Source information:
A computed fold for a 345-nucleotide part of an RNA from Streptococcus thermophilus, annotated as small-subunit ribosomal RNA, central domain. The prediction has a mean pLDDT of 86. Rfam family: Bacterial small subunit ribosomal RNA. RNAcentral holds the full RNA, with entries from SILVA. Lineage of the source: Bacteria > Bacillati > Bacilli > Lactobacillales > Streptococcus.

Context: one part of a larger RNA
RNA sequence: UUGGGCGUAAAGCGAGCGCAGGCGGUUUGAUAAGUCUGAAGUUAAAGGCUGUGGCUCAACCAUAGUUCGCUUUGGAAACUGUCAAACUUGAGUGCAGAAGGGGAGAGUGGAAUUCCAUGUGUAGCGGUGAAAUGCGUAGAUAUAUGGAGGAACACCGGUGGCGAAAGCGGCUCUCUGGUCUGUAACUGACGCUGAGGCUCGAAAGCGUGGGGAGCGAACAGGAUUAGAUACCCUGGUAGUCCACGCCGUAAACGAUGAGUGCUAGGUGUUGGAUCCUGGGAUUCGGUGCCGCCGCAAACGCAAUAAGCACUCCACCUGGGGAGUACGUUCGCAAGAAUGAAACUC
Numbered sequence: 001u002u003g004g005g006c007g008u009a010a011a012g013c014g015a016g017c018g019c020a021g022g023c024g025g026u027u028u029g030a031u032a033a034g035u036c037u038g039a040a041g042u043u044a045a046a047g048g049c050u051g052u053g054g055c056u057c058a059a060c061c062a063u064a065g066u067u068c069g070c071u072u073u074g075g076a077a078a079c080u081g082u083c084a085a086a087c088u089u090g091a092g093u094g095c096a097g098a099a100g101g102g103g104a105g106a107g108u109g110g111a112a113u114u115c116c117a118u119g120u121g122u123a124g125c126g127g128u129g130a131a132a133u134g135c136g137u138a139g140a141u142a143u144a145u146g147g148a149g150g151a152a153c154a155c156c157g158g159u160g161g162c163g164a165a166a167g168c169g170g171c172u173c174u175c176u177g178g179u180c181u182g183u184a185a186c187u188g189a190c191g192c193u194g195a196g197g198c199u200c201g202a203a204a205g206c207g208u209g210g211g212g213a214g215c216g217a218a219c220a221g222g223a224u225u226a227g228a229u230a231c232c233c234u235g236g237u238a239g240u241c242c243a244c245g246c247c248g249u250a251a252a253c254g255a256u257g258a259g260u261g262c263u264a265g266g267u268g269u270u271g272g273a274u275c276c277u278g279g280g281a282u283u284c285g286g287u288g289c290c291g292c293c294g295c296a297a298a299c300g301c302a303a304u305a306a307g308c309a310c311u312c313c314a315c316c317u318g319g320g321g322a323g324u325a326c327g328u329u330c331g332c333a334a335g336a337a338u339g340a341a342a343c344u345c
Stems, first nucleotide, its partner, number of pairs: 003317003007299002012313001014200004021193003025087007033080002035076008048066007090190001091187003094183005102176007109153001114148007124135002161168002205246006214240002219235004257312006265290012294301002318345003327338004
């Protein structure tokens, strides 16, 4: 490589958009590039393969046939391609409705923590397994009133909703993306996937400038302990927050790529629609549980498939060495991406 695989054994890119490429609905006609077929030429000999024969067999040798392919030419027209014409079920548009923490910006609300000021008030508070460090007679803790500031939004809240993923939750306004249902007016295959490429991408981290209540790496102290560079306690700096720019990684997980079709049921829930009417039935789109067939090494999956098929992409090929070295690209750096070998079992 072929083959076989990719939930958990090695293996699905973190996610999307998309150029090239690959693949592609129904009908009719044309064409004849692919395809199938006839003929001719060529494919040196040896060799290979098949049959037969000769050395006692075999190797070996002889002999007959054959060999992929290429060129020219005649034909076939189902399929693929191409061209032309049409269709509507795929896809999209319109129209009528619907739900939503989808995104961005601006404004705003209450609870709580902390701090400040003042009043009341007096000796403790805090913390723990127990303590101590710490705070407090310069009046703390507690309590009341007023103020400041930052961050997060209790209850509702839900295997509930939305989003491609990351993710999204007080309330109001503005701008804005997508989805679903019904209809069948319009376009008429406009589709699927997608190497490269581009974009988005938690937390931490980085740069510049702000902000800083609480929490809190580092750090300091108190404990514990044989020790305790920890777990516990008292403090506390970066950070966490905002703006702009980088980083580009996660157990980025459903450890399950995307699309289409088909394949028993049962039971919840969510958003629509339709029909009977007082809680049911049908249907479409999501989201859960259980469960046939089938699959699976088993666990389990089971219309949200890990079943049955097709299309396209990514990836795997014993463990360690190693996601290392070297080189290259990217990055301010941290590092990221690509990614071996010797050796060893």